[in-house]
Parts: sequence; C1' cells; structure tokens
RNA sequence: UAAAGACCAAUGGGAGAGCGUGUCAGCCAGUUUCAUCACGGGCUGUGACACCGCCGAAGGCGCAACACCCGCAACCGCUCAGGCACAAGGACUAUUGGCACAGG
Repeated sequence: UAAAGACCAAUGGGAGAGCGUGUCAGCCAGUUUCAUCACGGGCUGUGACACCGCCGAAGGCGCAACACCCGCAACCGCUCAGGCACAAGGACUAUUGGCACAGG
C1' cells in the first nucleotide's frame, strides 16, 4: 500500500435423501358389561427404544501417479458423526465493509 490469496463481519443465493415400520405413551368414539375389565378401530407426537431403507454439502476418516517433510487431496471415496415434509442446518458462492497474516 490494498486490484489478486488468507481471515473476520453483514446481507443475498445455496443441493440430496422416509412426514418409513413396530412397541411404549396419550386422546376419541365403537363393541361388550349394571359398571369396570377386555376387544378391535381411528387419531396425535420436535417423545423413548428397536428395526428396515436412503442421502452426501457441517465436522471426521481414506486415497494413485508425482513428490518422498508438507503436498497432490476434494465438489473424489467412506458414511463414524449428521441428515431424509416445512422450518432449521448447510459445503460452497456473490456483493459490501474490515484486517494487514501472506503478497507488493
């Protein structure tokens, strides 16, 4: 110094794949009963547990030639974590501002 890199902030954009099944729980009416009990049905859920299927863009882990310390190397692969209506989250990205680590 601030037209390129890194970092920070604000604003905007931003994909994929189950509103899966079962049990528990609650509610509703029905059958039955004198009344319970019981029976099957329907509904509810940011809940708990179990199971099946799936996604790839937080994070994590892995990877050839070359290099042999780093790297290459992540928008690839895995799917541990996370996620699979909306919302939220979201790699990445655009603009603006900042900073002055790298650069000059």